[in-house]
Predicted 3D model of RNase P RNA and transfer RNA as a complex of 443 nucleotides. It holds a member of the Rfam family "Bacterial RNase P class A".
């Protein structure tokens, strides 16, 4: 010089100027002043906690999730570090990665003879006879299929076959060595080699009571405290998603029609908070010490214009570079700047996104 | 804001691993002097959209999009 890979940004234009929105505090009474005012995702509502409220939830049962080891964490299906696979020339990425021989079932359409402790369709061997068949035996070869019971050779046979030996590949069982572990080496014994599929039922283990801020709590207004149906006071019904026992409420509940009202206040933002430093950690984190306060709206503020920069694309373009092709490019005009937009808080994860910039790597060329 | 559900022709739908049924409309032809009825024949290259599992997906699984239904308080 090109072309990948990672990994991050208190990037997500900037300043200025007029006006204007809705919060809080203070002073004043109708206005001033001062402070603070979106996101990396604030989306999606896919996880997981917090907080709240049920009858504090204890056993069983149904569902449901989640699965390699370790380790972080309030807790996760999320990180983070390792195994083991699998891709790539390489930096690197990708695995829902228990279990198909730790109980079983089920399916594997079509084709094929046969789809799993199997099987003779063509073929090869042997025997039979009416010479084109039968009967037996064989899975080495051929045909089907996504897949047909290890592989290659040799013996061996009438023709074949782990039938038997050698190797290679898997596996199972022991034994030693490293490692917390998951697994990794290295040995020795056994012909054990019987397919996928669990994002099929299922097994094994390991978590889950339930509803959600329209949760809860106070206030205040308003009417016909209206009528109908089912059950029930001999114990029905009721705990917002299972069902049964156990607890609890309990004299009425539950539903439909009608009737009012479509308000205030609180939860409400100080919090597993972020910033800076230092110390432990390979890391994900985690301790300590400082200083900080950084939206709380309720049809819902968080903005509009103007002007200067800067940044991106196109067009032209003085000019510079090269043997050429080409390539830079001041400077001008023109356009362009995304995806979105808090609503009880927070960790994650998905998914949208015009573009700048940092940093660390790796390959191929050529220089030295 | 919270919940819970649905997408298959132009519309209305069956299919819950193995070639996407039906009907309506649509378009072409037969019949008829001409329309209608009638009767043939034709209409999914993508099952809302990507991406995995699988030898194969509308159909499992997993993240998207669109679209619909519920809701408070009083008595």
């Nucleotide at each position: 010089u090109g072309a990948a890979g990672c990994a991050g940004u208190a990037c997500a234009a900037a300043c200025g100027g007029u006006c204007g929105c809705g919060c809080c505090u203070c002073a004043u009474u109708u206005u001033g002043a001062g402070g603070g005012g979106a996101g990396g995702a604030a989306a999606g509502u896919c996880c997981g906690g917090g907080c709240u409220c049920c009858a504090c939830a204890g056993g069983g049962u149904a569902u449901g999730a989640c699965g390699c080891u370790g380790g972080a964490u309030a807790a996760c299906g999320u990180c983070c570090a390792g195994c083991g696979g699998g891709g790539g020339u390489g930096a690197c990425c990708c695995c829902a990665g228990g279990g198909a021989u730790a109980a079983g079932u089920g399916c594997c359409a079509c084709a094929g003879a046969g789809a799993g402790a199997a099987g003779u369709c063509c073929g090869c061997c042997u025997g039979c006879c009416u010479c084109g068949g039968c009967a037996g035996g064989u899975a080495a070869g051929g045909g089907u299929g996504a897949a047909a019971g290890g592989g290659u050779g040799a013996g061996g046979u009438a023709a074949g076959a782990g039938c038997u030996c050698a190797c290679c590949g898997g596996g199972u069982u022991c034994g030693c060595c490293g490692g917390u572990g998951a697994c990794g080496g290295c040995g020795a014994a056994u012909g054990c080699c019987a397919g996928g599929u669990a994002a099929a039922c299922c097994c094994c283990g390991u978590c889950a009571g339930g509803a959600g801020c329209a949760a809860g709590g106070c206030c205040a207004a308003a009417u016909a405290g209206g009528g109908g149906g089912a059950c029930g006071u001999c114990a029905a019904g009721g705990g917002u998603g299972u069902c049964c026992c156990g607890c609890c409420c309990g004299u009425g509940u539950c539903u439909c029609c009608g009737g009012g009202u479509u308000g205030g206040c609180u939860g409400c933002u100080u919090g597993a908070g972020g910033c800076u430093g230092c110390c432990g950690g390979u890391a994900a984190c985690g301790g300590c010490a400082g200083a900080c306060c950084c939206a709380g709206a309720u049809g819902a503020a968080u903005g509009a214009c103007c002007g200067u920069u800067g940044c991106c694309u196109g067009u032209g373009a003085a000019g510079g570079g090269g043997u050429a092709a080409c390539c830079c490019g001041a400077c001008a005009c023109a356009g362009g700047a995304a995806c979105a937009g808090a609503a009880c808080c927070c960790g994650g994860c998905u998914u949208a996104c015009g573009g700048a910039c940092u940093g660390c790597u790796u390959c191929a060329a050529c220089c030295a | 804001u919270g919940g819970g559900g649905u997408g298959u022709c132009g519309u209305c739908a069956a299919g819950u691993g193995g070639u996407a049924a039906g009907a309506c409309a649509c378009g072409g032809g037969c019949c008829u002097u001409u329309g209608g009825a009638g009767c043939c024949c034709g209409c999914a290259u993508c099952c809302g959209g990507a991406g995995g599992u699988u030898c194969g997906a509308a159909u499992c699984c997993u993240c998207c999009c669109a679209c619909c239904c519920c809701a408070g308080c009083c008595a």